[in-house]
RNA sequence: CUCUUAUCAAGAGUGGUGGAGGGAAGUGCCCUAUGAAACCACGGCAACCGUCAUUACGACAAGGUGCCAAUUCACAUGAUCGAUUUGAUCGAAGAUGAGAG
Numbered sequence: 001c002u003c004u005u006a007u008c009a010a011g012a013g014u015g016g017u018g019g020a021g022g023g024a025a026g027u028g029c030c031c032u033a034u035g036a037a038a039c040c041a042c043g044g045c046a047a048c049c050g051u052c053a054u055u056a057c058g059a060c061a062a063g064g065u066g067c068c069a070a071u072u073c074a075c076a077u078g079a080u081c082g083a084u085u086u087g088a089u090c091g092a093a094g095a096u097g098a099g100a101g
Stems, first nucleotide, its partner, number of pairs: 001101008013042005021031003026075003043068003048064002050060003072093001078090004
C1' cells in the first nucleotide's frame, strides 16, 4: 500500500515546551494568543486484541493498539424512497482494531 471483516449517537485532560494554525478532502460551521499543530510528562476513557470464566450471558484491565471539542462537527458529491420545502435509509469516503497478501 491492497484485500477481508467488525465498530463508529456513549465515554475520557491537566501541566511543561512550543508559537499559528487546527477540525481528512469541497462547502459551511466551529475551535484557537484566555495559546493552534507538534513533542514530552502524568492522568483518564474504552474494551478490538488480551486474561479469567461459561452451555450462554459475562468479569477484569497487567500487556499490544486506539482514543480523550462538537454524532466520523454538519452537509454536499452516488443509489433508493419521499417531497413545495425540510427529510429517511443505504452506499461511498474516512478513522480504528483484528486477520491476510